RNA sequence: CUGGCUCAGCAGCCGAAUCGUGGCUUCGUCCCGAAACCGCGAGCGGGGAACCCAACAUCCGGGCGACCGGACCGGGGCGAACGGCGUAAACGCCGGGGCUACUUUCCUAGCCUAGCCCGACAGCUAACCUCGCAGGCAUGGGAAAGGGCGAUC
Numbered sequence: 001c002u003g004g005c006u007c008a009g010c011a012g013c014c015g016a017a018u019c020g021u022g023g024c025u026u027c028g029u030c031c032c033g034a035a036a037c038c039g040c041g042a043g044c045g046g047g048g049a050a051c052c053c054a055a056c057a058u059c060c061g062g063g064c065g066a067c068c069g070g071a072c073c074g075g076g077g078c079g080a081a082c083g084g085c086g087u088a089a090a091c092g093c094c095g096g097g098g099c100u101a102c103u104u105u106c107c108u109a110g111c112c113u114a115g116c117c118c119g120a121c122a123g124c125u126a127a128c129c130u131c132g133c134a135g136g137c138a139u140g141g142g143a144a145a146g147g148g149c150g151a152u153c
Base pairs, nucleotide, nucleotide: 009149010148012137013136014135018042019041020040021039022038023037025035026034027033028032043133044132045131046130047129048128053123058071059070060069061068062067074121075118076117077116078115082095083094084093085092086091096113097112098111099110100109102146103145104144105143106142107141108140
C1' cells in the first nucleotide's frame, strides 16, 4: 500500500422512482407471506396545453401592400451531465454544475460531468389532458449549531 474477516446503541446512499388497497395466477415454511400480470387511492416527479407577456432567422419566387408559396445547416424533452481553448476527433486543461450516509453552514479530501427519448413539432401558460414511480450501489475527515429513536442513571 492492497485484499479479506471481525467489532461498533440505532438511523442506509444516488435517484421522482414510495405507501396503501382490490382482482387473478404461481410458488412457499400455506389462517400468512412472496412474485408476475391487470386495476384503484394517496404521495412524489415529468410532459403537453389559453388570455396576457415574449418571440417571429436567412435565401428564392409572387404581390402596390397586408401577406402567400418554397428551400434550408432543423427544433425540442428527461437528466448535474454544460461553456471556452488546444483541434476535425480521441484526449487534455480552465471555468461552471452535481454527489459523499440525520440536517444546515464553513474548511479539507475524493468522485461524476453520462445516457436516453420525441420525430418536422411544442416559449411562458390557468382550466384541462397525459406519462413515470426504474435502475445502480455500501457509508471520507474536521469545526460549529440543531434534531429523531433507544438504553442507563
The RNA shown here (c-di-AMP riboswitch aptamer (ydaO/yuaA leader)) has 153 nucleotides and comes from a Verrucomicrobiota bacterium. The organism belongs to Verrucomicrobiota, within Bacteria. Of the family's consensus pairs, 96% are formed in the model. The coordinates come from a structure-prediction model, not an experiment, and the mean pLDDT is 77.